A computed fold for a 90-nucleotide RNA from bacterium OM1 bin76, annotated as Glycine riboswitch aptamer.
[in-house]
């Protein structure tokens, strides 16, 4: 000089799920009963790998649904661009 990965912002993109029933200031308000969705966030595990008694360690967009969510805003995992930092193969 400097690819790639990382992390922080900004700008796009972004999914899936509902009925009843009762108040009422009648607005997609609130509360209740059952239901259902996973992609914030959180829990869990395999093989490899460590030990050789027990253990340790182990990932996800598997799964659990605590948590969120089932108009629409908001958030959204993750993908695009762009800016900046710190390292840096060559």
């Nucleotide at each position: 000089u400097g690819a790639u990965g990382c992390a922080a912002c900004g700008c796009g993109g972004g999914a899936g799920a509902g009925u009843c029933u009762c108040g009422c200031u009648c607005g997609u308000c609130g509360a209740g009963a059952c239901g259902c969705c996973g992609a914030a966030g959180g829990g869990g595990c395999a093989a490899g790998u460590c030990c050789u008694c027990c253990c340790a360690g182990g990932a996800a967009u598997c799964u659990c649904u605590c948590a969120g969510g089932c108009a629409a805003a908001u958030g959204g995992a993750c993908c695009g661009c762009g800016u900046u930092g710190a390292a840096g193969a060559g």
Background
Of the family's consensus pairs, 90% are formed in the model. It was read from a public genome assembly, where an Rfam model found it.